[in-house]
Molecule: transfer RNA
Organism: Candidatus Parcubacteria bacterium
């Protein structure tokens, strides 16, 4: 300095052809149990990295920058 991939709930990660933003774990709470485990059921939890742009609408396209990683000089 280029080229590729990534960033989305605490954490680990889905999210198709732009159309309601989700699972699984961890919290919490309740059933179950003589009690714990396992197991059932519900809440909590999100500026979708940042700023523009297009568009009726963008996590998704489109410029720019930040930050991980992986490459080639």
């Nucleotide at each position: 300095a280029c080229u590729c991939g990534g960033a989305u709930a605490g954490c680990u990660c889905a999210g198709u052809u732009a159309g309601u933003a989700g699972a699984g774990c961890a919290u919490u709470c309740c059933c179950c149990u003589g009690a714990u485990a396992c197991g059932g059921g519900a809440a909590c939890g999100g500026u979708c990295g940042c700023a523009g742009g297009u568009g009726c609408a963008a996590g998704u396209c489109c410029u720019g920058c930040u930050c991980c990683g992986a490459g080639u000089a």